A computed fold for a 350-nucleotide part of an RNA from an uncultured bacterium, annotated as small-subunit ribosomal RNA, central domain. The RNAcentral record of the full RNA draws on ENA.
[in-house]
Context: one part of a larger RNA
RNA sequence: CUGGGCGUAAAGGGUGCGUAGGUGGCCUUUUAAGUUGGAUGUGAAAUACCCGGGCUUAACUUGGGGGGUGCAUCCAAAACUGGGAGGCUAGAGUGCAGGAGAGGAAAGCGGAAUUCCUAGUGUAGCGGUGAAAUGCGUAGAUAUGCGGAGGAACACCGAUGGCGAAGGCAGCCUCCUGGGCCAGCACUGACGCUCAUGCACGAAAGCGUGGGGAGCAAACAGGAUUAGAUACCCUGGUAGUCCACGCCCUAAACGAUGUCGACUAGUUGUUGGGGAAGGUAACUUCCUUAGUAACGUAGCUAACGCGUGAAGUCGACCGCCUGGGGAGUACGGCCGCAAGGUUAAAACUC
Numbered sequence: 001c002u003g004g005g006c007g008u009a010a011a012g013g014g015u016g017c018g019u020a021g022g023u024g025g026c027c028u029u030u031u032a033a034g035u036u037g038g039a040u041g042u043g044a045a046a047u048a049c050c051c052g053g054g055c056u057u058a059a060c061u062u063g064g065g066g067g068g069u070g071c072a073u074c075c076a077a078a079a080c081u082g083g084g085a086g087g088c089u090a091g092a093g094u095g096c097a098g099g100a101g102a103g104g105a106a107a108g109c110g111g112a113a114u115u116c117c118u119a120g121u122g123u124a125g126c127g128g129u130g131a132a133a134u135g136c137g138u139a140g141a142u143a144u145g146c147g148g149a150g151g152a153a154c155a156c157c158g159a160u161g162g163c164g165a166a167g168g169c170a171g172c173c174u175c176c177u178g179g180g181c182c183a184g185c186a187c188u189g190a191c192g193c194u195c196a197u198g199c200a201c202g203a204a205a206g207c208g209u210g211g212g213g214a215g216c217a218a219a220c221a222g223g224a225u226u227a228g229a230u231a232c233c234c235u236g237g238u239a240g241u242c243c244a245c246g247c248c249c250u251a252a253a254c255g256a257u258g259u260c261g262a263c264u265a266g267u268u269g270u271u272g273g274g275g276a277a278g279g280u281a282a283c284u285u286c287c288u289u290a291g292u293a294a295c296g297u298a299g300c301u302a303a304c305g306c307g308u309g310a311a312g313u314c315g316a317c318c319g320c321c322u323g324g325g326g327a328g329u330a331c332g333g334c335c336g337c338a339a340g341g342u343u344a345a346a347a348c349u350c
Base pairs, nucleotide, nucleotide: 004321005320006319007304008303012318014201015200016199017198021194022193023192025088026087027086028085029084030083031082033081034080035077036076037075038074039073040072041071042070049065050064051063052062053061054060091191092188093187094186095185096184098181103177104176106174108172109171110154115149116148117147120144121143125136126135162169163168206247207246208245209244210243211242215241216240220236221235222234223233258317259316260315261314262313263312266295267294268293269292270291271290272289273288274287275286276285277284278283299306300305323350324349325348332343333342334341335340
């Protein structure tokens, strides 16, 4: 490189936008770059192959012939790919009407609970565990009712639910704002798909500066347990967790399943929209569309399982894999304040 692969064996990039590139709907016409046919030239000799000759054969040698995937030029064809011109509306998109949603950003407000504080009632315990102890409490704790402060998170609704590209998103209200969905009409007329490099976003932890700090809680201290106990259990407790701004850029970033499109039995739920029938209405049934969940046919699969949301049957494009260890390491480059990230070997060894 070819071939074969990527749910769980090695292998889908964390996610999106998008440049180059690759690829691309229907019809007419033209061109002839690709493509196809023919002709000519070339494709040295030797070698190899075929038919002969010469050494007694063979090796060897020699004559003739054929072939030579290729390249160039000319002629021809015009279905397909490409180029030019014109047209179309089924892909894609825009406008007009609705409607769902924890989608995002900012501001404000609310109640329950924990903790702390003031004064009150009240008295000897509280707390904690397998059992204890450390700890708290006669300087009045725990408990209980009122008041106050402050931070963080939003019970029920709540779902097998919804939204988002992913990460993720949940009290209520206001304002700003992104996307998707349904119905029909009008419009644009292939404007599409994918995407190396690039750009943006990206849980938690961590970092910088400044705030904040109720609860929880790495580190740390003490008490237990134990042979020991740098743990599991208990009492405390600092970073952190929260906010603003700026970094970091990782993950079992998982559906361990890249994106887009086409096609291929059924069944049962559920969310949003539209329509039809019945009903005065509430509502019920059915159809359709976009999403989502559980089974399951064919088919696929090593099996497990997947099964119109495919891991089925195909197409387009990207990423990735190639025995285990060494190693996601060293060195170098790039990025970062650092922590480190990313790209990424070899010796050696089994």